[in-house]
RNA sequence: CCCCUAUCGAGAGUGCCCGAGAGCCCUGGCUCUGUGACGGCACGGCAACCGGCCUACCUGGCCCCCUAAACGGGCAGUGGGCAUCGGUGCCCCAUCCAGGCUCUGGCCCACACGGGCCGGAAAGAUAGGAG
Numbered sequence: 001c002c003c004c005u006a007u008c009g010a011g012a013g014u015g016c017c018c019g020a021g022a023g024c025c026c027u028g029g030c031u032c033u034g035u036g037a038c039g040g041c042a043c044g045g046c047a048a049c050c051g052g053c054c055u056a057c058c059u060g061g062c063c064c065c066c067u068a069a070a071c072g073g074g075c076a077g078u079g080g081g082c083a084u085c086g087g088u089g090c091c092c093c094a095u096c097c098a099g100g101c102u103c104u105g106g107c108c109c110a111c112a113c114g115g116g117c118c119g120g121a122a123a124g125a126u127a128g129g130a131g
Base pairs, nucleotide, nucleotide: 001131003129004128005127006126007125008124013043014042015041016040017039021032022031023030025100026099027098028097029096044091045090046089049087050086051085052082053081054080055079056078057077061075062074063073064072095123102121103120104119105118106117107116108115109114
C1' cells in the first nucleotide's frame, strides 16, 4: 500500500507547555474554545480487538492411551467470562448531525414526467489476518 473479517448510539481525567481556532475534504447546522480549545509532555483511566487465563459445548476435525472399541486426556473450533501483565486503540457532542461525487431496497402519491418517506451499500476509524 492493497485485500479479507469483525466492531463502531456505551465507557474513560488531572497537571504543565503552546497560543487560535478545532471537530478527515466541501456545504448547511451543531458542539468545544483566551474560564486556553486543537496539539505536545507526564501521570492516570476506559475498553476487551490480539496475546494470556478460566469455563461450557461440539462427538465431529487431529493426536495420545488401546488387539479393537469405549472411557479418559490433550489440541483445534464455537459460545460465555476475567482483567494481573504485554501489543494496540481510545478518554466533549452517535463515525457530532444531514447531505455531496456514487450505487441500491422497500412503501406512498401520480396516467406519466416526477415527487415524498424509511432504510441499505459505499466511505471513514480501530483491531486481527494473508500478501
Source information: A computed fold for a 131-nucleotide RNA from a Chloroflexota bacterium, annotated as SAM riboswitch aptamer (S box leader). It was read from a public genome assembly, where an Rfam model found it. Its mean pLDDT, the model's own confidence on a scale to 100, is 76. Its Rfam family is "SAM riboswitch aptamer (S box leader)". Gene Ontology term of the family: regulation of gene expression.